[in-house]
The prediction has a mean pLDDT of 83. This is a predicted structure of a 168-nucleotide RNA (FMN riboswitch aptamer (RFN element)) from a PVC group bacterium. Of the family's consensus pairs, 100% are formed in the model. Its Rfam family is "FMN riboswitch aptamer (RFN element)". From the family's description: The RFN element is a highly conserved domain that is found frequently in the 5'-untranslated regions of prokaryotic mRNAs that encode for flavin mononucleotide (FMN) biosynthesis and transport proteins.
RNA sequence: GCUCGUCUUCAGGGCAGGGUGAUCCGGGGCCGCCCGCGGCUCCGGAGAUUCCCGACCGGUGGUGACAGCCCACGACUCCCCGCUCCGGCGGGGACCGAUGCGGUCGCCCGGCCUCCCCGGCCGGGGUAUCCGCAGCCGACCGUACAGUCGGGAUGGAAGAAGACGAAG
Repeated sequence: GCUCGUCUUCAGGGCAGGGUGAUCCGGGGCCGCCCGCGGCUCCGGAGAUUCCCGACCGGUGGUGACAGCCCACGACUCCCCGCUCCGGCGGGGACCGAUGCGGUCGCCCGGCCUCCCCGGCCGGGGUAUCCGCAGCCGACCGUACAGUCGGGAUGGAAGAAGACGAAG
């Protein structure tokens, strides 16, 4: 260091600033009326972190290089099977969002310096998670319609780090 077992800890971020005003409350006026209610209107107040402008956020492993939108995983929800101390646990499955254009290193080909190695230069090809530009996505419940507020969640988890032990 590798393998196996047990345990511990960690493991999700985000509406600044404005606009509008569904609805509600108080007061005045007018009208109707079942005489306390209703309708209309005016004034004042409250009133969407959800609507509009704009702002902000981005789990985990992988991928030659640093990824919300390339591959895969996790969570939520649903179905089936088994177990249950009736709290739930384990397994399988379903579901499971979003990108284009341009540029660029490594890389490949050809030529030259140069006979070879190294190295360098020129041309061509081609290519990211990087650079530039422009877009897009984001469960369920609550509530004036939510990626950002509240809630399940002081939960769970992909995984990350470490400790102890055993044999080789």